A computed fold for a 392-nucleotide RNA from a Gemmatimonadales bacterium, annotated as Bacterial RNase P class A. The gene name in the source record is rnpB. Rfam family: Bacterial RNase P class A. The family's RNA type in Rfam is ribozyme. The prediction has a mean pLDDT of 76.
This record gives sequence, C1' cells and structure tokens, in this order.
RNA sequence: CAGGUCGGAUGCGGUGGUCGCGGGCCGGGCAACCGGCUCGAGGAAAGUCCGAGCUCCAGCGGGUAGACUGCCAGGUAACGCCUGGGCGCCGAGAGGCGACGGAUCGGGCCACAGAAAACAAACCGCCAUGCCCGGGCAACCGGUCGUGGUAAGGGUGAAACGGUGGGGUAAGAGCCCACCGCGGCGCUGGCAACAGCGGCGGCACGGUAACCCCCAGUCGGAGCAAGGCCAAAUAAGCGGCGAGGCGUGACCCACGCCGGCGGACCCUCGGGUCCACGAACCGCGGGUAGGCUGCUCGAGGCGGCCGGCGACGGCCGUCCCAGACAGAUGACCAUCAUUGCCGGGCUUCGGCCCGGGAGUAACAGAACUCGGCUUACGGUCCGGCCUGGCGG
Repeated sequence: CAGGUCGGAUGCGGUGGUCGCGGGCCGGGCAACCGGCUCGAGGAAAGUCCGAGCUCCAGCGGGUAGACUGCCAGGUAACGCCUGGGCGCCGAGAGGCGACGGAUCGGGCCACAGAAAACAAACCGCCAUGCCCGGGCAACCGGUCGUGGUAAGGGUGAAACGGUGGGGUAAGAGCCCACCGCGGCGCUGGCAACAGCGGCGGCACGGUAACCCCCAGUCGGAGCAAGGCCAAAUAAGCGGCGAGGCGUGACCCACGCCGGCGGACCCUCGGGUCCACGAACCGCGGGUAGGCUGCUCGAGGCGGCCGGCGACGGCCGUCCCAGACAGAUGACCAUCAUUGCCGGGCUUCGGCCCGGGAGUAACAGAACUCGGCUUACGGUCCGGCCUGGCGG
C1' cells in the first nucleotide's frame, strides 16, 4: 500500500433573528386570556418475539394434558439474553456457524438415482468350473450360455455394513497383523463440559429425535382500554313524606291533564285501629357521559476510582432529562462550518489553492416503564487482528 476479518463511535449540523405548537413555573386579570422564563423524540421510539416491574382476577396439595428450553461454568431482578470455556463443521488465516441431552424401550420415515437402502445386495468387473463353438500337433487360448465363489475395483447415491498399508488367497474378505477410528476400563489434568495417556475387546449394532417418543428443567390468567377516585342529565329501582301537583313569574278563579278519595275490623254512629294503592317533593346506592389519578426519579444518565480475562459488580461525585389524549416537538431568513459537484491554476500524482452555484440527507416518530433479541438504515470517523506485495 492492497485485499480481508472483527468491533466501536456518530445518527447531522453551530449561532442569531421572525412566526408557531405541547408541558411546567412565575407575574397580571373576576374570568376569558395576556406576558416572561424553562424543558420538549430514537438508536432503533419499529416488530411486539423473549424476560421482568406494576395492577387486577383466580389459587394456595398432588398429578395429567399442553407449551417452551436443552454442552459446561459464570453474569443478571429475570431471560430463550450476555460473557468465558469445551466439542463439531467451514476457512490458508484473522475469524465464522451450530435446537450441541438420548438412536440396544418402542413406533414411523429414508424421495430420486442405483443390481441392492436395513433379518443387505452380484449390474459391470475378478476367480474357479461344466456343455457347446472357433483356433492350435499338443499343452492350452478365445467366445456364447449356465453353476458356484468374491463386497478388493468400477458405477449410483446425502448415506453402500469401518479407513490406510502389509500378509494371505483360485480371486477375495478383520481371515490375520500394525497404525488410525469405534466401544467400554483405569490413571492424570480440569469446578465442569471435556482433554491427554495406558492397556483390553471385537469389527458388530446405517441415518433421522427442527418425526412421534424417552429423560431433565421451567411455566396460573389478563393486561395502563390494567387498576383507583369524583361524578351531570335521562329512564328504571329502593327508602321517607304524602293529598294534592302541573299547564303559569306571584296570588285568586275557571278549564284541561296527572294522582288520591280502596279494603277489613271495632264502635258510645261523631269516629277509631290495621293493611294496601299512591301523583308531586326529599333522599339513597350502583353506574353512563365527563373529569382526576395511575404518569414518569428510574434494576436512571454522566464522570472518576477499585475488583474481575470478560459479561458485570462495588464505592464516591454530579445531573433531572417529553408526558400528550386526535395526540406537541415545525416553518422561513441570514451567517459560519462541513461534504461531494462544476470551472480554472499548481503538483513530488498522494493532493493543494481560488471562484461558482447547490445540498446538510438514510431508516424512521414517544403514548405505563425497564432489560434483551430481531429487523430497517444514506454517509462519516476510529481501532484490533489476518493474508499478500514493495521498501528500509
């Protein structure tokens, strides 16, 4: 310098001015409102996938069904998240990916291709041999058909009943041997997953559990439209009072409408007691509209020191940072800065200087709050590591 790999930061301008919007505080005003100060979106506010806080309901024992998770250790309020480690696969490497418990309980499945796909299998090939044919003096050689042996070779496949080498054999084969692989045993290291070493066994028992299943662990439901408080009008309900009430502001009269003047018993016939109906009026609880609350100070942000490989934890200091309810956070102008573009000039070809006119962007926008994951995103800046080239 080039190519690559892993990670971090930023999230787009600064200042001034003029209008405008939401919250809070202060001042003025009876109020409507006016004035001033101050705060006002994101790294993902998104998807709502996982885990919690908080709230209400149910329950307080055990089991089943169902769902999820699945190497080990740690972190955390918790997690399916994160960190470190182990193992497997990929890559030359930095590094990346992994639902990574169990395949001798049992069941299911293994497409296509291929002769054969799970009590294996003989298509080609190799070997032995029989009849026949051809050649040869003969020994024998070749060919067709058949029988038997053979899993070493070819070919198919994701996968063909261990791999490589040697011995052995008619040809072959764990048939035998060495090493590797596999299984179980012991020792050593490690908290563990696991690794290393030693000796033994036999070469048989394919794969699939992101199919059922088995094993281990976790799990009650609904969600801020949760939940709590205040509470209009109208209608119905309940209680009290009760003979009048309304049309009509007040009083009287007339008229109209609504309601009562009911029943039983006693009686000294004047009435009395009990029960029922009952307009209007007064009151009550529930509850709708509406209002208030929950609501933003929190497992909080920033800085420093300490512990830890790290995720993270502890201590100290400092800061207050949106809370709307049809839902605010915007528009314009000037100037500076910056980025790439155009024109000209210079150049050691890496760039630099002058002028011009533009742009300041992508993904996206809070709605109870946190911790994660995932997804979307124009650009800019910074760092670790790997490989290659050149120079010293």